[in-house]
Molecule: RNase P RNA; transfer RNA
Organism: Gammaproteobacteria bacterium
RNA sequence: UGAGUUGGCUGGGCAAUCGCUUUGUACGUCCAUGGAUCGUAUCUGUGAGGAGAUAAAGAGGAAAGUCCGGGCUCCUGUGGACAGAGUGCCAGGUAACGCCUGGGAGGUGUGAACCUACGGAAAGUGCCGCAGAAAAUAUACCGCCGAUGGCAGCAAUGCUCAGGUAAGGGUGAAAAGGUGCGGUAAGAGCGCACCGCGCGGCUGGCAACAGACGUGGCAGGGUAAACCCCACUCGGAGCUAGACCAAAUAGAGAUUCAAAAGUGUUGUCCGCCGCUGAAUCUGGGUAGGUUGCGAGAGGCGCAGAGUGAUUUGCGCCCUAGAUGAAUGAUUGCUCUAGACAGAACCCGGCUUAUAGGUCAACUCACACC
RNA sequence: GCGGGCGUAGUUCAGCGGCAGAACAUCAGCUUCCCAAGCUGAGAACGCGGGUUCGAUUCCCGUCGCCCGCUCCA
Repeated sequence: UGAGUUGGCUGGGCAAUCGCUUUGUACGUCCAUGGAUCGUAUCUGUGAGGAGAUAAAGAGGAAAGUCCGGGCUCCUGUGGACAGAGUGCCAGGUAACGCCUGGGAGGUGUGAACCUACGGAAAGUGCCGCAGAAAAUAUACCGCCGAUGGCAGCAAUGCUCAGGUAAGGGUGAAAAGGUGCGGUAAGAGCGCACCGCGCGGCUGGCAACAGACGUGGCAGGGUAAACCCCACUCGGAGCUAGACCAAAUAGAGAUUCAAAAGUGUUGUCCGCCGCUGAAUCUGGGUAGGUUGCGAGAGGCGCAGAGUGAUUUGCGCCCUAGAUGAAUGAUUGCUCUAGACAGAACCCGGCUUAUAGGUCAACUCACACC
Repeated sequence: GCGGGCGUAGUUCAGCGGCAGAACAUCAGCUUCCCAAGCUGAGAACGCGGGUUCGAUUCCCGUCGCCCGCUCCA
């Protein structure tokens, strides 16, 4: 200098004018309401409401998808069984997780690094179309051999009806350990060496696992994002949850089930305990307000523990809360000309979308010192 | 906002690991003087991207689109 890898940060800026939402403050001008006076009117009290004044604050890294987990709230209670759902190498973190961190194994890349639904196919069942001899009790189409046995021949030898074989060809996604040497009639773990695999104890490690050693000729291919088995986890519903005030009305009617019954939170069943109705449909009325609602598993800084995720202590900070739903519009200047995109109970993750800018560490190639 | 479901010819539906079918519609031919009906034939599709598998419309993940339900008296 060029090409990359990983992890952070940022997500136009400034000014003027006019608006919107929330909260605070003061005024007592308008408004509302009460009182006094016979009274248009005047004086006076109250206001947590409305208008106005003034001050402060006002979307995101994903606010998104709603895919996981938790808080919060409600469902008389309580114990159990079976279903059902989810997760799936090991250890740790956490409120919890399908998330994160560290490690192992396998794979990709020259490398920095990255990727992995990564338990069990020797519990059982199912499936493996077409092709092929054979798709899982192994088998034999083309082949090879025919030592032994048979036939022919004086013999060499020939034939391949008996039989041996699975090395080679062919089929397929996949063919019953691989390579080499020996061996043989031809062959074959038949024997041996190496690799792979199984088993056994040993060493290291919390463990996954790794290492070396011994041993077995090798034993049953794939599929579990097929059923299933094993281990672990899970009660259900959701802020239109729920609480309060106000308003309104027919707590009305029909059907079905049920006293050895029914029902008690959304699969089924059983025990205890409690209750006496339950389900569906039709009809009627109301539909306004307050709350839940933001100080939180919060953020930032420093120090300690830890490889790290994270955690402990101290200090500082307060930062949207709408309900037709605010966070905007116009103009000017400026630069690199602004991507994806808008909170709705809250939080931790994941996934997806995202122009440009910027920082740090590391890798490879080339050149120079 | 919360919960649930569905994407297959132009339309309505089957199929749920092994060559994607049916009905109606469309087009062409036959029939008819012409049209309709009828008969014969043809074309036309698994929302998109990845993964598992020898093989995916089907199983899994992501994504896009569409549909339905959810107040109180009770």